[in-house]
Context: one part of a larger RNA
This record gives sequence, C1' cells and structure tokens, in this order.
RNA sequence: CUGGGCGUAAAGAGCACGUAGGUGGUUUAUUAAGUUGGAUGUGAAAACCCUGGGCUUAACCUGGGACGUGCAUCCAAAACUGGUAGACUUGAGUACAGUAGAGGGAAGUGGAAUUUCCGGUGUAGCGGUGAAAUGCGUAGAUAUCGGAAGGAACAUCAGUGGCGAAGGCGGCUUCCUGGACUGAUACUGACACUGAGGUGCGAAAGCGUGGGGAGCAAACGGGAUUAGAUACCCUGGUAGUCCACGCCGUAAACGAUGAGAACUAGAUGUUGGGCAGCUUGACUGUUUAGUAUCGAAGCUAACGCGAUAAGUUCUCCGCCUGGGGAGUACGGCCGCAAGGUUAAAACUC
Repeated sequence: CUGGGCGUAAAGAGCACGUAGGUGGUUUAUUAAGUUGGAUGUGAAAACCCUGGGCUUAACCUGGGACGUGCAUCCAAAACUGGUAGACUUGAGUACAGUAGAGGGAAGUGGAAUUUCCGGUGUAGCGGUGAAAUGCGUAGAUAUCGGAAGGAACAUCAGUGGCGAAGGCGGCUUCCUGGACUGAUACUGACACUGAGGUGCGAAAGCGUGGGGAGCAAACGGGAUUAGAUACCCUGGUAGUCCACGCCGUAAACGAUGAGAACUAGAUGUUGGGCAGCUUGACUGUUUAGUAUCGAAGCUAACGCGAUAAGUUCUCCGCCUGGGGAGUACGGCCGCAAGGUUAAAACUC
C1' cells in the first nucleotide's frame, strides 16, 4: 500500500415477495475442509542478491551460498470459520385475549350542490370583463317557488391525526378480507437477514372492447387583447375524466435519504396500547409502538442531520466514475400502438 463514494455535487432500483448465492444467536462433544506450525520432495539452468576466484581494473566470465511468495505428501494443534451429533431461549414464529385505523374487495344507501326538463309567479334584460364583445333572452331568459331526471364528488368532523410495502386511501351501512399494536402465559427451537435472475403490485396520462356522460375540459370554433397572439382573459365545446374487463409500466414514483440488526445526552408536543400513584382528574408519573419540532456528542464542503441519523459499527443488494453527443443509435426483449427496458461509439470541449 492492498480505491473513494451515492439527502442537495455523478450515484438508492417506484415498491414488495422470493430462488440461487452471501451472511448468521447461546452452548457441549466430535471432525479436521478452511486456518496455524513442522518435516520431506519439488520449485531447471541462466538472471537478481550475498560471498570467493579469473582477465592490469571495470563491464564480462566463473565457484559456492541464499532466494524461489508456490505445489504435493506426511506429522501435529483445535482458538476461530465450516461439517456432524446433541442441548438451550434471548432472534424469529405459533396459539390465546383485547385495541385503534380514509388498509383492500363487493353490494346497498344518504343529503347538499351543479346541470337539464316540466309546471307556477314575473318582466326586460341576463351573463361576462381591466373594459368589452362573442353568447343567452319577448318563441318569455336571468331571478324565485314546486316537481322530476341523471352523473360525479363527498362540506363540517379534519388534525406536521390515522392506515398501507409503495402507488395510494375520506359520506353512511352490511358482508368478505390483509396487516399492525398491547397484555400475560404456553408452545416450536435459529425455523433468521439480505436477495443476482424471477414473480407480483404500481399515480396521472394513453390504448382496446362495451357502457355512461352532470360538472370540468386537451383539441377545435368564436369574441377580445396585441405590431402580431397559433397564448394568458371571455363564450362555447369533443376526446378524456366515471364504470366493467384487458393492456401500458412510467413520474420531482421525493424523505431527491435501499433493507435488516446493535449501540450512543436530553427537551417539548401528538396518536394507539400497557402499568403505577393519589388529590379520581380535561390529573401525574412510567413504559412501549408510531408521528412531529428543537437539540448534546458526533458527522458534513456547507446547508444541515442528530435514537425515525446524514452519528458509531456489522450483513446483503442496487448504483456512480468529467461535460456534451445520449438515456440517443444499433441489436435483443416487451407492447395493439404510443412507447418502455437493456444500452454504446465516432466526434467535440
């Protein structure tokens, strides 16, 4: 000496399950594959290194020694890793009793509001803007009252509140169903962690088939604005937005922070449990699982992070290696297509 990194500089896969592989708790005995020591053999010569000799010296030539990190066989050791056999309960899981929740799927149902239609009252405007106009209205609009239809979304409660692996999830009721947390015992006895490939889930937009269509609204028409206005503003308005089934597989899929485990000051809220105390309360203390704010040590280029770490360590995976060319071309795989994924080079600075 045997790389350094990934919150914001290049870099954590969108998320999970899981195969191979890698890694793995406490303890006893044994084994001896790894490991360690020794012996023997081999490791050609030359060269290199040490020490002699020969050319007047040197280069050069030459004798001897050392070296040759390695391999094979044998003997030995047994701490550690591995193997085998046995035991254990703290990791992990199961059973039991509870708790909270917009977790998921299906069916049903409610009220407010928008729109349209029908009927009543009623008359000349309404609407819209910075100002207008297009538009709607004497075939009776806007306004107002009653009724009907239909679709979509669920005000208040609502909260740096909750649940979910992520995407995400919000009226109410019922049915089916996943996970989490808490308590005290009993049971299994390392059954664990990670996870290349693989498989599944995955907002919005988009696509296919069939429905549905109130509001909103790409495209598009018209009116304005303007030098122009393929916009911003206004009036209309179709895909779409909604439902069923099937594709797509991407997002600033963000905490721009992979998963698991252990350790390392405190303070203040808040959610779900447990325990204890008394003054029994809108109480106090404590503990645990979340979720936030501040902060010691430490870390960081700084900003900041700080027990939910970006601190101190371990295991496994993914990824980065100057800017542009380029997440592109070609090829492969996937897709109905749109495209996705894998992924260069020339050239140039």
A computed fold for a 349-nucleotide part of an RNA from an uncultured bacterium, annotated as small-subunit ribosomal RNA, central domain.
The full RNA is in RNAcentral, with records from ENA, Greengenes and SILVA.
The coordinates come from a structure-prediction model, not an experiment, and the mean pLDDT is 88.